Bacterial RNase P class A from a Sedimenticolaceae bacterium, 381 nucleotides, folded computationally.
The sequence is in RNAcentral, with records from ENA.
It is recorded under the gene name rnpB.
Its Rfam family is "Bacterial RNase P class A". Rfam classes the family as a ribozyme.
Lineage of the source: Bacteria > Pseudomonadota > Gammaproteobacteria > Chromatiales > Sedimenticolaceae.

RNA sequence: GGAGUCGGCCAGAUGACCGCUGCCGCGUUGCGGUGGAGGAAAGUCCGGGCUCCGUAGGGCAGGGUGCCAGAUAACGUCUGGGGGGCGCGAGCCCACGGAAAGUGCCACAGAAAAUAUACCGCCCGUCCGGGGCAACCCGGACCGGUAAGGGUGAAAAGGUGCGGUAAGAGCGCACCGCGCCGCUGGUAACAGUGGUGGCAGGGUAAACCCCACCCGGAGCAAGGCCAAUUAGGGACACAUGCGGCGCUCGCCGUGACCUGCUGCCCGCAGGUGUUUCCGGGUAGGCUGCUCGAGGCGUCCGGCGACGGACGUCCCAGAUGAAUGGUCAUCGCGAUACUGCGAGGUAUUGCACAGAACCCGGCUUACAGGCCGACUCCUCCC
Numbered sequence: 001g002g003a004g005u006c007g008g009c010c011a012g013a014u015g016a017c018c019g020c021u022g023c024c025g026c027g028u029u030g031c032g033g034u035g036g037a038g039g040a041a042a043g044u045c046c047g048g049g050c051u052c053c054g055u056a057g058g059g060c061a062g063g064g065u066g067c068c069a070g071a072u073a074a075c076g077u078c079u080g081g082g083g084g085g086c087g088c089g090a091g092c093c094c095a096c097g098g099a100a101a102g103u104g105c106c107a108c109a110g111a112a113a114a115u116a117u118a119c120c121g122c123c124c125g126u127c128c129g130g131g132g133c134a135a136c137c138c139g140g141a142c143c144g145g146u147a148a149g150g151g152u153g154a155a156a157a158g159g160u161g162c163g164g165u166a167a168g169a170g171c172g173c174a175c176c177g178c179g180c181c182g183c184u185g186g187u188a189a190c191a192g193u194g195g196u197g198g199c200a201g202g203g204u205a206a207a208c209c210c211c212a213c214c215c216g217g218a219g220c221a222a223g224g225c226c227a228a229u230u231a232g233g234g235a236c237a238c239a240u241g242c243g244g245c246g247c248u249c250g251c252c253g254u255g256a257c258c259u260g261c262u263g264c265c266c267g268c269a270g271g272u273g274u275u276u277c278c279g280g281g282u283a284g285g286c287u288g289c290u291c292g293a294g295g296c297g298u299c300c301g302g303c304g305a306c307g308g309a310c311g312u313c314c315c316a317g318a319u320g321a322a323u324g325g326u327c328a329u330c331g332c333g334a335u336a337c338u339g340c341g342a343g344g345u346a347u348u349g350c351a352c353a354g355a356a357c358c359c360g361g362c363u364u365a366c367a368g369g370c371c372g373a374c375u376c377c378u379c380c381c
Base pairs, nucleotide, nucleotide: 001377002376003375004374005373006372007371008370009369010368012330013329014328015327016326017325018324020036021035022034023033024032025031026030038352042363043362045361046360047359048358049357050219051218052217053216062215063214064213065212066211067081068080069079070078071077082096083094084093085092086091097210098209102208103207104204105203106202119150120149121146122145123144125142126141127140128139129138130137131136158176159175160174161173162172163171177199178197179196180195181194182193183192184191185190223287224286225285226284233278234277235276237274238273241254242253243252244251245250246249256272257271258270259269260268261267294313295312296311297310298309299308300307301306331350332349333348334347335346336345337344338343
């Protein structure tokens, strides 16, 4: 100098003016003071707090997680470690339990895709044909043996080599792989090593399934309090349709309709009304609501995630839903013009996105830039 890996941070700055909103104060239609988005406030994908409902305990069903140890309120998160894969490397990626319980599936090709099988080939034997004096050779058919070789496939019953055999084969042996039993190290996952078995027997479990562990349901529109109008419910009291009279309250006469007891009649009861009160509940209002597994700093324990002690700080709380707009200066970027150049002038832009009960994570989006640690290559001293 170039190429890369990992981790962290900023998210234009300052000022003036005009607004919006929570809280506080005051001399209260207002004025003053003070606070007012994020690293993801997002997706709502996990986990927890909180609230209500349910609940003895356990099981079934359903869902989730899945190497080991730890962290944590908890987790599918994080930390450290093991194993596998990729990279020269810094580093990165992995749902990483079980296929010697059962079931299912495995396109095409291929003999065969799983109780294995045999297309070509190889080999023993028998027979036939041909050749040869003969030993025997060549070709074909059949009965068998074989799975070394060829061929198919993503994958074919352990791999390599030597021995062995008619040809072959874990048939035998050595090494590797695998299963089982030990030993050593490690908390463990696992690693190393010794013995033993010729060797279980393809793949697939983000297919059913098995094993282990975890999970009650719904959510701040949870939940609690106050509570209007209208309608409906209950209680008490009073009244009743029509006509007439006196006139605003009473008297007189007459008595309709509906329901029930009862099919009909009589009779009885209630309703076809009003006022007051009671209780439920709606609109609306208040609360829940923001001081919290809280932020920052120092020290201590731990490799670390994290934990502890002390000090210090108070940091949005809207709900038809505030957190904005304009201007100026500066910073950074882009474009155009200009200048030999340093530069100057003008225009324009400064991402992704915006709280809604709170918190821990994950994932996704993000202009421009800064810092730290590390790796590889090249050159120079």